[in-house]
Molecule: transfer RNA
Organism: uncultured Dietzia sp.
RNA sequence: GGAGUGGCGCAAUUGGUAGCGCACCCGACUUGUAAUCGGGCGGUUGAGGGUUCAAGUCCCUUCUCC
Numbered sequence: 001g002g003a004g005u006g007g008c009g010c011a012a013u014u015g016g017u018a019g020c021g022c023a024c025c026c027g028a029c030u031u032g033u034a035a036u037c038g039g040g041c042g043g044u045u046g047a048g049g050g051u052u053c054a055a056g057u058c059c060c061u062u063c064u065c066c
Stems, first nucleotide, its partner, number of pairs: 001066004007022004016053001024040005046062005
């Protein structure tokens, strides 16, 4: 100096409803499985505090990794 965000990999513009893919679960399809298609579940954004009407985003402290 950079990074930390669902189980995993990553987004999130100037601060304004935290999303996508994979995985998982259910269903459709199939003789069956896989593939494909439809739907669903899952997050106190590493931790603590501050600013603000509002913080993943700004400020301070701190932990871990490169």